RNA sequence: AGGCUUCGCGCAGGAGAGACCAGCCCAGCUGGCGCCGAAGGAGCAACCCCCCGGGAAACUCUCAGGCAAACGGACUGCACGAAAGCU
Numbered sequence: 001a002g003g004c005u006u007c008g009c010g011c012a013g014g015a016g017a018g019a020c021c022a023g024c025c026c027a028g029c030u031g032g033c034g035c036c037g038a039a040g041g042a043g044c045a046a047c048c049c050c051c052c053g054g055g056a057a058a059c060u061c062u063c064a065g066g067c068a069a070a071c072g073g074a075c076u077g078c079a080c081g082a083a084a085g086c087u
Stems, first nucleotide, its partner, number of pairs: 002087004006082003010078004018033001020032005034067003040063001041061003047054002
């Protein structure tokens, strides 16, 4: 110097599920029923461990969030930046 891991910023792509019913001070709020899983959160297998416990997800749960558009959106690609480590 280059590359990789982590985090952050910018750009692009990015699914699912009622434009449901009722009321109200009606771009919304409240209540009700039905749904979705890819913000976040929670649970666990193998395995480790004397016990306690540790221990993954795109799996599971749906607390939260969401169910026209918009916003959001795990993840992916590109580019840049920062710290530490590895090579």